[in-house]
Context: one part of a larger RNA
C1' cells in the first nucleotide's frame, strides 16, 4: 500500500407513520360594496416577537338560546384573577368598528399631511367632539347671463341612482400566430389564444312576419338521435347541418295605435286648428266601434297570512369480567352480553361491550330560506260587419361585407355599411335563384321561470389517489431569498406510553464527556428505523 473480517464515525436512503394534499359524488350556497366592499397599514394581553381574534368600547361589548365544570386562544411559566348568583365554550341578532382602499372635502410617494361649514363642549378666534363637505346621471324646485323682454346657458339645493371587488360560468365588442393541408397563398387552426365592455345566480334565448308539405305542428333552452347522412370544400386537408323522432322542464305576458277623457302649450278676438303630457281603453282568439252581457273561470310574475318541512347550537343512545405474559392487554385462556348499533376514530399493544361515536329517536328564545293553501290584487265573454287601427328612412332593390355546416356558388334566409327606397289587411314576409298556384304566418316595439353552464364557498361522503425528492408551490408558504418592476420562487414532518427532558457526584472556560437516575428499549432532545458513497481503528494475510 492491496484484499479481508470485526467495531466505529459520517450520511440520509429505505420501512412504518400522517397533522396536508389529489380527485370525485350528494346537497347547500350562489353575489359583495358610499349602511363604505374585496384586500390591508396600525394597533389591542400583566410580563408579548410571530400566528389566531379583535378594534381606542380592540383575545373582547350587550341581550337571548344551547350547555354544566371548570376556564383566561396558539403556549408554557410567573403573577393575579373570573365561575352551580351558571363561568370558559357553541348558536342567533345586536353594539363598537382606527387608518388605508371605489375612496369621496383638498393634497398625496396607499395606510400621511392640509381644510372647511354647522352645532355642541359656560365657548370668543385657539383647543375637543359630532355631523358634513368628490364627480357624473336622473327628477323636482329655487336662481338665472350674453341680448329690452322672455328663454336658455350656467349655477345652487334637495331625492334617488352609479362608481370598486368577485375562482369559473354567461352576453356583446375585438381579435392573432404556431399548426394542418406532408411545401404554400383559398382553406385549416378558430371567432380558439389574447385584449376590451358589461350583468347574474345563473347568463343568453324566448312566445313565430317560425317549420312543414296539401297531412299537419305549435315560444326558448338541454340531452339522445337523425348523421358523419344532406351538403360544403385548391371537391385538397378538412368543415359539417336541417326537418323529423324521443326525452328533461314546461308559462305565457305587457305595450305603441285606433277610440274615450284631463291638463298644458302655439295661431287666433273667438269657435276652433295643432303639439305634446298624463289616465282610460287595447294587444292577434285582432281590437277600436255597435248590440247583449255581468257570471263561470285563471294567474310563474305582486303583498299579507299561513299548516308545515328544513338551515344556524345541542340532547339521548345497548353490552365485560376474570386469570396468565408483559413496561403497558384491546392480543391469549375462560365463562357472559348487546345489537335498527359488528361504520369509523382514540386509549401504553390487536376493543361491539373502556372513551368519542355509530343505528334508532328527539330538539330553537332568535335569524335565515322554502311552502300546501287563504285572503288581497290583478286578469278574463258573446255576437256583427260598414268605418278606423295594427310599429317607416322601416320593408325591398343596387353595389360591398359579414354570418349562415353552405369558400359568389343557381344561393334563398339573416346582420352590418353606403345609395335609392314601398305598401296599409282589397296589404305585407315566407316556403333556397325566380316566377304562377297553393300553403303558412303578422316584420320593423318590450318582459318572461324551469329544465342547461359552472364552483372562490359551506356540510357530508367516497377512492384498485398520494404518502414527505410523493401529494397542492406550500404538512403551511406565495414565506424565506431574488430581480428596478412585470415577475419568480424554495428548502424544511416524526424523543416517548407519558418529559418521566437526565436531581447529584467528576473532569473541563466551556462545549463535551464519565457515573448516577429515568424509561420497556436512551429513544437523549443533532432525538423511530438509520442502506450506500466517503473517513477511521484494532486484527489475518499479501506486497
Nucleotide at each position: 500500500a492491496g484484499c479481508g473480517c470485526a467495531a466505529g464515525g459520517g450520511g440520509a436512503a429505505u420501512g412504518c407513520c400522517u397533522u396536508g394534499g389529489c380527485a370525485c359524488c350528494a346537497g347547500g350556497a350562489g353575489c359583495c360594496g358610499a349602511c363604505g366592499a374585496a384586500g390591508g397599514a396600525c394597533g389591542c394581553a400583566g410580563c408579548a416577537a410571530u400566528c389566531u381574534g379583535c378594534g381606542a368600547a380592540a383575545a373582547g361589548c350587550c341581550a337571548c338560546g344551547g350547555g354544566g365544570a371548570g376556564g383566561c386562544g396558539a403556549a408554557a411559566g410567573c403573577a393575579g384573577c373570573c365561575a352551580u348568583c351558571g363561568a370558559u365554550c357553541c348558536g342567533u341578532g345586536g353594539a363598537u368598528a382606527u387608518c388605508c382602499g371605489a375612496a369621496u372635502g383638498g393634497g398625496g410617494a396607499a395606510a400621511c399631511c392640509c381644510a372647511c361649514u354647522u352645532a355642541a363642549g359656560g365657548g370668543a378666534a385657539g383647543c375637543u367632539u359630532a355631523a358634513g363637505u368628490a364627480a357624473c346621471c336622473u327628477a323636482u324646485g329655487g336662481u338665472g347671463a350674453a341680448u329690452a323682454a322672455a328663454a336658455u346657458a350656467g349655477u345652487c339645493a334637495u331625492a334617488g341612482g352609479u362608481g370598486g371587488g368577485g375562482a369559473a360560468c354567461c352576453g356583446c365588442c375585438u381579435g392573432a400566430a404556431c399548426u394542418g393541408a406532408a411545401a404554400c397563398a383559398u382553406c385549416u387552426a378558430a371567432g380558439u389564444a389574447g385584449g376590451g365592455c358589461g350583468a347574474g345566480g345563473a347568463a343568453a334565448a324566448g312566445a313565430a312576419a317560425u317549420c312543414a308539405a296539401c297531412c299537419g305542428a305549435g315560444a326558448u333552452u338541454c340531452c339522445g338521435u337523425a348523421a358523419g347522412u344532406a351538403g360544403u370544400g385548391g371537391c385538397g386537408a378538412g368543415c359539417g347541418a336541417a326537418c323529423g323522432c324521443g326525452g328533461a322542464a314546461g308559462a305565457g305576458g305587457c305595450c305603441a295605435a285606433a277610440c274615450c277623457g284631463a291638463g298644458a302649450g302655439u295661431a287666433g278676438a273667438a269657435a276652433u286648428a295643432u303639439u305634446u303630457u298624463c289616465g282610460g281603453g287595447g294587444u292577434u282568439c285582432g281590437g277600436a266601434c255597435a248590440a247583449c252581457g255581468g257570471a263561470c273561470g285563471g294567474a310563474a310574475u305582486u303583498g299579507a297570512c299561513a299548516a308545515g318541512a328544513g338551515u344556524u347550537a345541542g340532547c339521548a343512545g345497548a353490552a365485560g369480567g376474570a386469570c396468565a405474559u408483559g413496561g403497558g392487554a384491546a392480543g391469549g385462556u375462560c365463562c357472559a352480553c348487546c345489537a335498527c348499533a359488528g361504520a369509523g376514530a382514540g386509549u401504553g399493544a390487536a376493543a361491539g361491550u373502556c372513551u368519542c361515536g355509530u343505528a334508532c329517536g328527539c330538539g330553537a328564545a332568535a335569524a335565515c330560506a322554502c311552502a300546501a293553501g287563504u285572503c288581497a290584487u290583478c286578469c278574463a265573454g258573446u255576437u256583427g260587419a260598414a268605418u278606423c287601427c295594427a310599429g317607416a328612412g322601416u320593408a325591398c332593390c343596387g353595389c360591398c361585407g359579414g354570418a349562415c355546416a353552405c369558400g359568389u356558388g343557381a344561393a334563398a334566409c339573416c346582420c352590418g355599411g353606403u345609395g335609392g327606397g314601398a305598401a296599409a289587411a282589397c296589404g305585407g314576409g315566407g316556403g333556397g335563384a325566380c316566377c304562377a298556384u297553393c300553403c303558412u304566418c303578422c316584420a320593423a316595439g318590450c318582459c318572461u321561470a324551469a329544465a342547461u353552464a359552472c364552483u372562490c364557498c359551506c356540510u357530508g361522503g367516497u377512492g384498485a389517489c398520494c404518502g414527505a425528492u410523493a401529494g397542492a408551490g406550500a404538512a403551511g408558504a406565495g414565506u424565506a431569498c431574488u430581480g428596478u418592476g412585470a415577475a419568480g420562487g424554495a428548502a424544511a414532518g416524526g424523543u416517548g406510553a407519558a418529559a418521566a427532558g437526565a436531581a447529584c457526584c467528576c473532569c473541563g472556560g466551556g462545549a463535551g464527556g464519565g457515573g448516577a437516575g429515568u424509561g420497556a428499549a436512551a429513544a437523549g432532545a443533532a432525538c423511530c428505523u438509520g442502506a450506500a458513497a466517503c473517513c477511521u481503528u484494532g486484527u489475518g494475510c499479501u506486497u

Large-subunit ribosomal RNA, domain I from Ruminococcus difficilis, 543 nucleotides, folded computationally. Its mean pLDDT, the model's own confidence on a scale to 100, is 84. Rfam family: Bacterial large subunit ribosomal RNA. The RNAcentral record of the full RNA draws on ENA and Rfam.